[in-house]
RNA sequence: AGAGUUUGAUCAUGGCUCAGAGUGAACGCUGGCGGCGUGGAUUGGGCAUGCAAGUCGUGCGAUCCCGUAAGGGAUAGCGGCAAAUGGGUGAGUAACACGUGAGUAAUUUACCCACAAGUUCAGGAUAGCUUCGCGAAAGCGGAGGUAAUACUGAAUAAGACCACGAGUUUUAAGAUUUGUGGUCAAAGGCAUUCGUAAGAAUGUCGUUUGUGGAUGAGCUCGCAUCUUAUCAGCUUGUUGGUGGGGUAAUGGCCUACCAAGGCUAAGACGAGUAGCUGGUCUGAGAGGAUGGUCAGCCACACUGGGACUGAGACACUGCCCAGACUCCUACGGGAGGCUGCAGUCGAGAAUCUUUAGCAAUGGGCGAAAGCCUGACUAUGCGACGCCGCGUGAGGGAUGAAGUCCUUCGGGACGUAAACCUCUUUCGAUCGGGAAGAAAUGCCACGUUGAGUGGAGCUGACAGUACCGACAGAAGAAGCCACGGCUAACUCCGUGCCAGCAGCCGCGGUAAUACGGGGGUGGCAAGCGUUACUCGGAUUUAUUGGGUGUAAAGGGCAGGUAGGUGUUCUAACAAGUUUCAGGUGAAAUCCUUGAGCUCAACUCAAGAACUGCCUGAAAUACUGUUAGAAUUGAAUGCGAAAGAGGAGAACGGAAUUCCCGGUGUAAGGGUGAAAUCUGUAGAUAUCGGGAAGAACACCUGUGGCGUAAGCGGUUCUCUGGUUCGCAAUUGACACUGUACUGCGAAAGCUAGGGUAGCAAACAGAAUUAGAUACUCUGGUAGUCCUAGCCGUAAACGAUGAGCACUAGGUGUUGGCCCGCAAGGGUCAGUGCCGUAAGAUAACUCGUUAAGUGCUCCACCUGGGGACUACGGUCGCAAGACUAAAACUCAAAGGAAUUGACGGGGGCCCGCACAAGCGGUGGAACAUGUGGUUCAAUUCGACGCUACGCGUAGAACCUCACCAGGAUUUGACAUGUAGGAAGUAGUGAACUGAAAGGGGAGCUACCUGUUAAGUCAGGAGCCUACACAGGUGCUGCAUGGCUGUCGUCAGCUCGUGCCGUGAGGUGUUGGGUUAAGUCCCGCAACGAGCGCAACCAUCAUCCUUAGUUGCCACUCUUGAAACCGCAAGGUCGAUAGAAGCACUCUAAGGAGACUGCCUGGGAUAACCAGGAGGAAGGUGGAGAUGACGUCAAGUCCGUAUGGCCUUUAUGUCCUGGGCUACACACGUGUUACAAUGGGGUGUAUAAAGCGUUGCCAAAUCGCAAGAUGGAGCUAAUCGCAAAAAACAUUCCUCAGUUCAGAUUGGAGUCUGCAAUUCGACUCCAUGAAGUUGGAAUCGCUAGUAAUGGCGGAUCAGCACGCCGCCGUGAAUACGUUCCCGGGCCUUGUACACACCGCCCGUCAAGCGAUGGGAGUCGGGGGUACCCGAACGCCGAUUUAUAUCGGAGGAAGGUAAAACCGGCGACUGGCGCUAAGUCGUAACAAGGUA
Repeated sequence: AGAGUUUGAUCAUGGCUCAGAGUGAACGCUGGCGGCGUGGAUUGGGCAUGCAAGUCGUGCGAUCCCGUAAGGGAUAGCGGCAAAUGGGUGAGUAACACGUGAGUAAUUUACCCACAAGUUCAGGAUAGCUUCGCGAAAGCGGAGGUAAUACUGAAUAAGACCACGAGUUUUAAGAUUUGUGGUCAAAGGCAUUCGUAAGAAUGUCGUUUGUGGAUGAGCUCGCAUCUUAUCAGCUUGUUGGUGGGGUAAUGGCCUACCAAGGCUAAGACGAGUAGCUGGUCUGAGAGGAUGGUCAGCCACACUGGGACUGAGACACUGCCCAGACUCCUACGGGAGGCUGCAGUCGAGAAUCUUUAGCAAUGGGCGAAAGCCUGACUAUGCGACGCCGCGUGAGGGAUGAAGUCCUUCGGGACGUAAACCUCUUUCGAUCGGGAAGAAAUGCCACGUUGAGUGGAGCUGACAGUACCGACAGAAGAAGCCACGGCUAACUCCGUGCCAGCAGCCGCGGUAAUACGGGGGUGGCAAGCGUUACUCGGAUUUAUUGGGUGUAAAGGGCAGGUAGGUGUUCUAACAAGUUUCAGGUGAAAUCCUUGAGCUCAACUCAAGAACUGCCUGAAAUACUGUUAGAAUUGAAUGCGAAAGAGGAGAACGGAAUUCCCGGUGUAAGGGUGAAAUCUGUAGAUAUCGGGAAGAACACCUGUGGCGUAAGCGGUUCUCUGGUUCGCAAUUGACACUGUACUGCGAAAGCUAGGGUAGCAAACAGAAUUAGAUACUCUGGUAGUCCUAGCCGUAAACGAUGAGCACUAGGUGUUGGCCCGCAAGGGUCAGUGCCGUAAGAUAACUCGUUAAGUGCUCCACCUGGGGACUACGGUCGCAAGACUAAAACUCAAAGGAAUUGACGGGGGCCCGCACAAGCGGUGGAACAUGUGGUUCAAUUCGACGCUACGCGUAGAACCUCACCAGGAUUUGACAUGUAGGAAGUAGUGAACUGAAAGGGGAGCUACCUGUUAAGUCAGGAGCCUACACAGGUGCUGCAUGGCUGUCGUCAGCUCGUGCCGUGAGGUGUUGGGUUAAGUCCCGCAACGAGCGCAACCAUCAUCCUUAGUUGCCACUCUUGAAACCGCAAGGUCGAUAGAAGCACUCUAAGGAGACUGCCUGGGAUAACCAGGAGGAAGGUGGAGAUGACGUCAAGUCCGUAUGGCCUUUAUGUCCUGGGCUACACACGUGUUACAAUGGGGUGUAUAAAGCGUUGCCAAAUCGCAAGAUGGAGCUAAUCGCAAAAAACAUUCCUCAGUUCAGAUUGGAGUCUGCAAUUCGACUCCAUGAAGUUGGAAUCGCUAGUAAUGGCGGAUCAGCACGCCGCCGUGAAUACGUUCCCGGGCCUUGUACACACCGCCCGUCAAGCGAUGGGAGUCGGGGGUACCCGAACGCCGAUUUAUAUCGGAGGAAGGUAAAACCGGCGACUGGCGCUAAGUCGUAACAAGGUA
C1' cells in the first nucleotide's frame, strides 16, 4: 500500500467481497511445561448448606470458673463506638445521572488535628436477675428488686444563638466590629504517690462548650451528552409573586391567596434505546465502535410504599406495611430474601474451588495484649488471553527399505531414517533450600512527649521458588491450506452425482476447485471456523465526494427566519492570536531507568493528557457601536421595442349545415377493398342564409414574459424591460427552510355553447387471432363563465446572484462617431472554436459544464418502491411526504471493435432479368428416412447428408444375426522350462465346415561325427510377460477434407493520435477482375493473400525422324478402261528413296496497353483503331490468406484416455447388409414424326492390354463357342465410333411410340448365381400423350445432343472419371429475390437476430400489506376502596385513642397507543428446459 468481481475488450460511476488488527468469546481437531493476567456477557430467574460485622470488663451491675490469697479468666444483659465503610450488580435512568469548569455571602461534617474555656450539685427509673403465666413454635405478658460514661433536673457561660441599636465594608437578602437584654453544657474510668479510711494530688484515656483546620457530603449554574418530525405543539404546582410551613441549606420542596404566565423548529412534548467517565479497540490522522477486568461517580438490593435511629441511611446480610414466591406448623399462627464468598438447579453456544490463612496490605473495636474481617493474601480448575521454554545437537549416501509419481531412463519424501559421536533444558527421582518480617508490644534513653537505640516473637503460600545430584534421546506435534485474490501440485476415485464455496465460481469421464493418497506452503501447543468492532471504504467526503447524459437542481416566482454582505474614520475587545496562572485524580499510552535468568508482568521518574476556567497583552481580519462616502441597489428626467397581461368591439378566408338553381350516375375511401353517401337526384357547380372554432401569407434558431406560455384588426386599463443623462436616497443588498401566489394538457363541479376534430363506442377491412395500426361514422371533451385539481421528458434533463478568463461570425433593440461604407458601446438572442481551462468520455467553452465567492435544493448499489402504513390536502380521480421484510452481484454512463437491421450509399456474382434445356407427374435404377426383422452392421443430416464413405455386399469383403469351435491365441517380441523321427506335409475315418484324427513321407542352418552322431539355432510344446479389438470418446488429438470462397481481403514494425479499449496506415478522389494501380493524406514501410512464376490448348521457328508421314522420284503392278491380240492408259497394294507436309517431343519466338486517336488531374486507367494466329487476366487448369462452423472422419492409417481378455479376440457354416403399406433426393428411359424401323456411305479423340487384349476363319438367330495369327504395344488387338448424310417404310394411333412386368429357353463368370449377378432369344407389352405449387443447370466451342474409353473388377455400371463429334439462343439492365465486398448509421445484440426480451396465466417456495375479530403489553385519565407511615386537629397524666387531608397495592369505566395470531384477500420476490402472444432493443416492422 491494495486486490477480485458488471464488458468481446475499455475508461469512469457504483455496490458486493477479500487480505490487517482486536475480543470477558464459543465450536471442531489436537494438546509437554512454566510465569503473569483473566473467567455467569443469557433469566436483575429460583436457591439447600457453611461462612461474609463486630468489638470494648480500663463504662455498669450480675453470674460462673481457676487460685490459699493477691490476682486472673469467661460472659447473657445494660451502655459506648462501629454496623451509611468494605464487597456485589447494571434493572431503572436521556437526567445536573455522568464529564468538565465554576459557585455556595444558601450549607453540614462522627472519629482526627490545633487553640480557648470547662468538667459543680442533685434525682428518679430500667434490662439482666428472681417468680408467676400464655404459646407447637417464633415469642409475649404480670409482679418484685438493681447499676452505670444509660436517663433527668439545677448551677455557671470564655463562647455560641436570638432580639434591638451604632459603626466599617470589596459581592449589600452578605461579611465584620461593638453595646444592651435573653437562651444554651458536661461523666467519669484507670495507673502512680500520699493517706488507716474518707479522700487528695499528678499523669493519662474520656467528656462539655466554642473557634479554626482537614476530610467527606448536600445544593446551584455554564458547556457537553444516542436515534426518531411517519412524535409539532406541550404545560395548571404549570410560570412568577406574597404570607406561612419544612430542611443542615436555596427553592412550588409543600401550602393558602394573587397574576397568567412558562417551554418550543437552536426540536419542546412524545416514542425507542442506554448506567456515565478515566479509558479500551481500530485508524496516518480526523474520526468510528465500545465502556468486561482496574479506577472515579451514580443507581439498585425479592417487587412496591414508608418512615425510625443516627454526624451520616430513607439503610444489601436494620424496622413497619402491602404483594408474589418458598419453607415450618399442633392450622391457632410463624419464618425467609446469595445483584457478598464458595456452591446448586434452570435456561443457554458459553463462564471456575461448597479450598487455606489473617503471615502481608487495609478496615472496625479496644489504653493495650488482642479479637473480627469470603476486603485481602494465597491456592485449585479452564490453552480463555499474553509471554517464555522444550519436544534434541553434530556427523552420516548403497542416496537403504517403504510409499508416491514416472516419458519406465528415473525422480521425490531425503541427511530425513538406520548408524556413529555428543548434550540433558523441561519432566521424573533424590538432596539442599529462601526473600516476602518489620513493626505493634517489651527493655533502655528521651521532658513518662515526638522520637532514637537494643534484644527477641510472628509465614497461609511451602519444603514452594531457587540450587545441586542421577540416568537416558530418553516422556513431549499438531492444525489449516495448496483455481485466482493468496505462499504452496501431482496421482487415484467420482461423473451437474456426491459434494465445495469469503467473492469470482468449481463438478455433465482425463477436476491442480469435490473425496482419498503422496508432496508442498503457512502457523505452531496450538491451528482453523463462527459471531462481533474498527480498518481498507475518499462508500456520509471538516480533513476528504458529488448533481447536462452514471443516483442527484425544487415546475416558476415573491418573501419571513436564518446565512452572507461595498469604501473610509474612530471607539470597544465578543470571536481571533500570544503569554501567564489554576485545573485536567490515580492507573493506562509514550520516553528513560530499574526489578523478577529473558519476556509478559511490575516499580520509579519524566513527558503527555490536544480540554475547561481565570488574568494580562495585541487589534490586521470578522464582529458591535458611532460618524461619513458612492461604485452595489433603488428613484427621477428623456427616449425606445415588443404575439407581456385583462376586458370589449369588429373582420375576411375556409369548413359544415340549411334553402334555391344547373346537372346526372356515380361519389367517397384504400396497399386493395368494404362499411358509408347517392335516381326520394348525391358528388360537382352557381346564388343566398346560419353557426361555431381557429386566425394562412407577413413568420425570422425574430420578439415579449419568472416559468407555464403568448400570433387577425381596433379601442380602454395595466405589468415589466432596455438605452441615454447623472439630479435624488445612501448599503436600502444577495440568497432564501417555513409560508404565499402562479402553474401546459388531461380530469372534476355548475351553467352555457358545439362548425371542425375526436378518447369511449359501433361498423368495414387486415389477420391464425386483431379488443390495434387503415377506413366509415361517432359521444364525452376540445370553446365560454365561475370554481377545483397542482401534476408533465414542467428539459438547456444544466438552481439563483456577483466577479474574472483569446477570439471569429450572424441577428434584435437603443445610443455614439462617420456623407457613406463601416466602426464603437450597452442590453438580449444564435452559430463556430484543441486560446486557456474543464470533462469518464460525449462535449462545454464570456448565454461555461472554466476560475473563485455567497446562499438554497438534492444524491449515496439494483429490485421491492414515483409502493405499504401513518399524516396533510382534494368533491372525486388522486397529489405531497415516505419505509421495511425479502432478493440480486450487479444495475447504470460514455466511448471501442465486431455482428445484425423489414437503415442508407457504392459495387460484384447465371443473383435476378433475357434465353435454352431439365427436375417436380410415369416406369425403372440408386441412395436416404420410416417400418419390418434373429440381423436388416456403422458413419454422413440445410446450403456444406441422401448414384455420399462404397473405383463395384452371391462366399470373401463384414464390422450385424443364428449356430458350431478355440484360448499365449489368426499375427509380433522376450524370458524360463521341456519333448524328441523334431519342424513340415499328411492317406483312411468323422463332421455342415472349422476342426478332430493320425497311417505314411520326411527336412533346413552353424560346428562336429564313421553315422537321420552330438551340441546349438530356427521350428514345436508348456508357463509367464503380453498379443488382439471395424469396442467407446472426432466434445481429449495428429493428419486429411468440406464450406464461406479464387471472395479480396487479413495483419505487422516504427511513428503519430487517444487516459484507455483502440484508431491511423487499410479511410478519401479516381480506377480495376483484384487492398489492381494512380493521386491525396501523420504516416512511412513490410508480410500472408491478388497478379506473375508452373503445366496444358491455340500461331510460328529450330532440332530429331521409328513403329509416324508420303509431296517429289524410282520399283512393284491388283482392279478397271481401250484394243482381235500384242500391248497401252490409269494406277490399288507393296518396296525403295526421303523428312517437304501431318504428327510426335524437346528447345525457342510471340502479347507488353508496345503503337495510333480520343477521354481523363498532364496520372492510373478507359473507349476506339492498326498490325497480328491470338488484344487488353487469350481459353481452360493446378494454386485456397487470417480465420469461421467444438463442421466431417478414432470404421483408411496414426494416437491419449477408458473398456474388454475361455471374449467386445480368433476360426467356420448359413443368413443379413438386396426386406417393403409409405415419403424424399439423385439419375436412366420415355411419352414420339426435328421421330421410330430397315439398308447403305463418311469422319474421331483419349485410353487400355501377357493369370491380358485377342485378329482371320468356322458354328450359333443371338448372348456366345471353337480357334489360334499377332502383340510386353505411335508396330498387334480391344475397335464397330454414333449422331450426321443418302434412301425406303411407318402417317398421329397408346401406334412399327414406349419399354416395365411376367412366362419359357439359353450363354458366360465363378467352389457356388435359391435368397442375390450380367447378358441373349422367343413370347408378354404395364404406366406414360410433356407433367400442380414449386424448383435446378448453363454466357461459347458453353448449353443441348451423339457416341467412345478407363478405374474398381472372376463376374456385375442407367453411377463416377475422362475423350472426341454436331453445335445454339439470350443478356435492355441492376428496381426486386439470394450470396458477398467497402463506407456510413442505429443498437438494450457479443453463444453476436436461429440474438435479446415483456406481460398475463399455471406450479413450488419465501417474506410482506389489508382483514371480521381475538389475545397480550406499557402508560395516562376519571371514579371506588385504602395498609404502613409521617403531618394537622381533638381527647388525654401518657406510651395511647379518635377524626381529617394525603398515601402503595387492588378494583371499575371509557378511549388512545404498541405488539402477536387470524378465515379470506392484494400485490411483491425467487425458482435449467410449462401456456399464450410478441410490447421494447434496427425505421424492431404503427419511431
This is a predicted structure of a 1487-nucleotide RNA (small-subunit ribosomal RNA) from a metagenome. It matches the Rfam family "Bacterial small subunit ribosomal RNA".